Notes: A computed fold for a 137-nucleotide RNA from a Bacillota bacterium, annotated as FMN riboswitch aptamer (RFN element). It was read from a public genome assembly, where an Rfam model found it. Rfam family: FMN riboswitch aptamer (RFN element). Gene Ontology term of the family: FMN binding. NCBI's taxonomy places the organism under Bacteria, Bacillati, Bacillota. The coordinates come from a structure-prediction model, not an experiment, and the mean pLDDT is 81.
């Protein structure tokens, strides 16, 4: 040095009050939450300098579930589907990322009533993040 291979650890948050009604954290008023990686407007902070930190839920991709096809006793492996949501002002040569204001979105099961927030699968699994050997010089 590489990211070709192996180990290790570690990786997700939220229903405050209250109205109904037999019953609801589900509905209705409200509150509340936002995984990774990317770009990061030529941006912000820290600093004397090297340099360090911070910066999107709704831009781009990825990921858990779910659905199908194959292999396998089986654990599972291999493909392929599916797979939410931004709009206006401002500054500015550039900003869906920054400031201001509004507005949207969230699997599958289950449940005396319909769930992003309650319970399950999950003491799982995972995008990826760190550290460590093998490896090459």
């Nucleotide at each position: 040095g590489u990211c070709c291979u192996c180990c290790u650890u570690c990786a997700g948050g939220g229903u405050c009050c209250g109205g109904u009604g037999a019953a609801a954290u589900u509905c209705c008023g409200u509150a509340c939450c936002g995984g990774c990686g990317g770009u990061g407007a030529u941006g912000g902070c820290c600093g004397a300098a090297a340099g360090g930190c911070c910066g999107a839920g709704c831009c781009c991709g990825c990921g858990a579930a779910c659905c199908c096809c194959a292999g396998g006793c089986a654990a599972c492996u291999g493909g392929g589907g599916c797979c939410g949501a931004u709009c206006c002002g401002g500054u500015g040569a550039a900003a869906u990322u920054c400031c201001g204001g509004g507005g949207c979105c969230g699997a599958c099961c289950g449940u005396u009533a319909g769930a992003g927030u309650c319970g399950g699968g999950a003491u799982g699994g995972a995008a990826g993040a760190a550290g460590g050997g093998g490896c090459u010089g």